[in-house]
Context: one part of a larger RNA
RNA sequence: GAUUGAACGCUGGCGGCAGGCUUAACACAUGCAAGUCGAGCGGUAACAGGGGAGCUUGCUCCCGCUGACGAGCGGCGGACGGGUGAGUAACGCGUGGGAAUUUGCCUAGUAGUGGCGGAUAGCCCGAGGAAACUCGGAUUAAUACCGCAUACGCCCUACGGGGGAAAGGUGGCCUCUCCUUGGAAGCUAUCACUAUUAGAUGAGCCCGCGUGAGAUUAGCUAGUUGGUAGGGUAAAGGCCUACCAAGGCGACGAUCUCUAACUGGUUUGAGAGGAUGAUCAGUCACACUGGAACUGAGACACGGUCCAGACUCCUACGGGAGGCAGCAGUGGGGAAUAUUGGACAAUGGGGGCAACCCUGAUCCAGCCAUGCCGCGUGUGUGAAGAAGGCUCUAGGGUUGUAAAGCACUUUAAGCUGUGAGGAAAAGCUUAUUGUUAAUACCAAUAAGUGUUGACGUUAACAGCAGAAUAAGCACCGGCUAACUCCGUGCCAGCAGCCGCGGUAAUACGGAGGGUGCGAGCGUUAAUC
Numbered sequence: 001g002a003u004u005g006a007a008c009g010c011u012g013g014c015g016g017c018a019g020g021c022u023u024a025a026c027a028c029a030u031g032c033a034a035g036u037c038g039a040g041c042g043g044u045a046a047c048a049g050g051g052g053a054g055c056u057u058g059c060u061c062c063c064g065c066u067g068a069c070g071a072g073c074g075g076c077g078g079a080c081g082g083g084u085g086a087g088u089a090a091c092g093c094g095u096g097g098g099a100a101u102u103u104g105c106c107u108a109g110u111a112g113u114g115g116c117g118g119a120u121a122g123c124c125c126g127a128g129g130a131a132a133c134u135c136g137g138a139u140u141a142a143u144a145c146c147g148c149a150u151a152c153g154c155c156c157u158a159c160g161g162g163g164g165a166a167a168g169g170u171g172g173c174c175u176c177u178c179c180u181u182g183g184a185a186g187c188u189a190u191c192a193c194u195a196u197u198a199g200a201u202g203a204g205c206c207c208g209c210g211u212g213a214g215a216u217u218a219g220c221u222a223g224u225u226g227g228u229a230g231g232g233u234a235a236a237g238g239c240c241u242a243c244c245a246a247g248g249c250g251a252c253g254a255u256c257u258c259u260a261a262c263u264g265g266u267u268u269g270a271g272a273g274g275a276u277g278a279u280c281a282g283u284c285a286c287a288c289u290g291g292a293a294c295u296g297a298g299a300c301a302c303g304g305u306c307c308a309g310a311c312u313c314c315u316a317c318g319g320g321a322g323g324c325a326g327c328a329g330u331g332g333g334g335a336a337u338a339u340u341g342g343a344c345a346a347u348g349g350g351g352g353c354a355a356c357c358c359u360g361a362u363c364c365a366g367c368c369a370u371g372c373c374g375c376g377u378g379u380g381u382g383a384a385g386a387a388g389g390c391u392c393u394a395g396g397g398u399u400g401u402a403a404a405g406c407a408c409u410u411u412a413a414g415c416u417g418u419g420a421g422g423a424a425a426a427g428c429u430u431a432u433u434g435u436u437a438a439u440a441c442c443a444a445u446a447a448g449u450g451u452u453g454a455c456g457u458u459a460a461c462a463g464c465a466g467a468a469u470a471a472g473c474a475c476c477g478g479c480u481a482a483c484u485c486c487g488u489g490c491c492a493g494c495a496g497c498c499g500c501g502g503u504a505a506u507a508c509g510g511a512g513g514g515u516g517c518g519a520g521c522g523u524u525a526a527u528c
Base pairs, nucleotide, nucleotide: 001528002527003526004525006524007523008522009521010520013375014374015373016372017371018370019368020367021333026331027330028329030328031327032326035076036075037074040073041072043069044068047067048066049065050063051062052061053060054059055058083286084285085284092211093210094209095208096207097206098205101203102202106199107198108197109196110195111194112193114148117145124137125136126135127134128133154163155162156161168191169190170189171188172187173186177184178183179182212258213257214256219249220248221247224246225245226244227243228242229241230240231239261283262282263281264280265276266275267274268273288309289308290307291306292305311322312321313320314319339365341364342363343362347361348359349358350357351356378408379407380406381405388399389398390397391396412469414464415463416462417461418460422455427449428448429447430446431445432444433443434442472517473516474515475514476513477498478497479496483512484511485510486509487508493500494499
């Protein structure tokens, strides 16, 4: 000199863009952060509409008929998104390769979706318990579950042969068949479902090289190193087991100990290099501590399950409940770090045919000079060089064109009004095309219409009034820009280094003046 996730002292007008627990991976009150689908199912607890009955004419009861929908079964999603950096010196990360794998949803292709069956939640009845919840009986549905049939392709064996599937829903027509308010069958469209092939994306695995410190750590290793056989996995492999052999690593630093998430980057430097890994982005690990598996395409799962432990809470003492390193917030620790805010309007995610619902992701707002950038705190004129202050050789000098006065301006703040952009959609209507028996339905395209904004008193623009609302901090012995007076008297004190102070201190304290930077200025800490 540059820099910072900074802190402290004094001071503090506005805006834009960023950033904001570096410490206790300490403990957490409260609210919210993952739901959705009735176009899978049986249904009807609540609300609304409709119908019916009763009458005390505005109430009660009944009917799932309709919109919807509590609880329940079922599907998909809770493995993403969000947080933190404790552990890990490791194929964890970075980079470059590899073969023995898998991949829900998505895209393209091929072949199918036949015919049965028995249960079980819910509901009802009963029982136990303080509660959490649990048990028994009866009954019921499905895109829940289980057989059977079929098998181009698929898997195993590879010679015969053997093995494995499925689920329907919704819209339209309803001429012809059956009952006939209308439905069933049938036809048709679409979305699903099953098997399989390929792709895309994601994931798992292996290897070369690189990636801290310590030798005051020199030997380490028994599933250890390799083979055979078997098991296991989606998959190679001592991954596991049995047997056999005796190997494997190491001064090119094994093993042990300490420290540490890694990278793109950030910072400094002319560079080489050094330091660092906040925000943003990629990877990894973790979710009160330790262990384990279940489900699933995917987890050994932050807001799932089980066991053990510590802690907290409830209890009728028999037993139960919980996990903010999600967003806010509280206590504690600390030099130190924010609101128990708004909205799903946009972007994205989950579910759904859709409408839509959910989303503390996200977008915004609030707080903080924490940083960077921009703007302002007036402009011109004005010598009687006013008054006052300070100083003085008492003449003067200086503060100082500074002020006052005169003439102007109105950025920003304030008030009033106008007012973009972030909005494209969805929906509705019409037309065309495709499909089809169909001018239905559905899908695609086009045109028209039509609304949707948390921010928001938005940005921006126009008008109004008036210099009106807006300057401090550090330093002045040398380094280092800037000097005098008073007080003090090796005292009180200053200090980054040299050093100053013991009666004329430009170095202490105050004042006047000056210098530097300026909504900041200094100090401390840290890196180069």